RNA sequence: ACCGUAAAUGGGCAAACCGCUUGAAAGAGUGGGAUGCAUAGCCAUAGGGUCUAAAUUUCUUAAAUGGAACAUGAUAGCCUGGUUGCUAUA
Numbered sequence: 001a002c003c004g005u006a007a008a009u010g011g012g013c014a015a016a017c018c019g020c021u022u023g024a025a026a027g028a029g030u031g032g033g034a035u036g037c038a039u040a041g042c043c044a045u046a047g048g049g050u051c052u053a054a055a056u057u058u059c060u061u062a063a064a065u066g067g068a069a070c071a072u073g074a075u076a077g078c079c080u081g082g083u084u085g086c087u088a089u090a
Base pairs, nucleotide, nucleotide: 012037013036017032018031019030020029021028022027035077041083042082043081046080047079048078049075050074051073056069057068058067059066
């Protein structure tokens, strides 16, 4: 110097819930707050799963309504995958 990495050190992120904002919703942003996470960093135009169903289609109703299907919406803290980074002993 390189590989490896249990442990350890310094730290990092931030679930539920609450406030405000936003969205049709799922959800997202932000402030508080900590469930937990060794990448709980990033990628949803890499693949799958899950959630929602505005618009659209369709069924029903006298009509309103209600039901069903469906992402172009969401989720990286669902999984696989890609990519990037910090500390580092035996």